A computed fold for a 74-nucleotide RNA from an uncultured bacterium, annotated as transfer RNA.

[in-house]
Order: sequence, then structure tokens, then C1' cells
RNA sequence: GAAUGCUUAGUUCAGUCGGGUAGAACAACUGCAUACGAAGCAGUCGGUCGUGGGUUCGAUUCCCACAGCAUUUU
Repeated sequence: GAAUGCUUAGUUCAGUCGGGUAGAACAACUGCAUACGAAGCAGUCGGUCGUGGGUUCGAUUCCCACAGCAUUUU
């Protein structure tokens, strides 16, 4: 240099194929309970979906470019 894959909540990951209100677990916070905690139970909070552009009535999803990471190859 080239090819392929990945980038989504604080963390680990779904969802994208085939466009239509963004989810789970853990963590954090609140409550219940407890002599006090932990565990447990109930609830709450938390996202410019890597960046920029294009298509569309509508984009995390399709298209293009770029950035980062990984693998392969030269």
C1' cells in the first nucleotide's frame, strides 16, 4: 500500500440482512428489608448509535469519504 471485519449507555454486547418511538445484563442512584452492612426484591437514571456528507416523507440501519481498532496479505 491492498482486502475483510468492527465502532451503539460508565462496562460487556444485541438490534442493522429486509429503513418507521433505540434495548438487555452488569455498574450507579433511590426505596423495601437489616442492630449495621452485604446478598435479595422493587424502581429510577443514563445514548449527538465513531465523524462528515448523500439518498429518502423518515437513516443506528442504505450509499460515499474520513478516523480509530483488529485480522490477513504485499
Annotation: The gene name in the source record is trnR.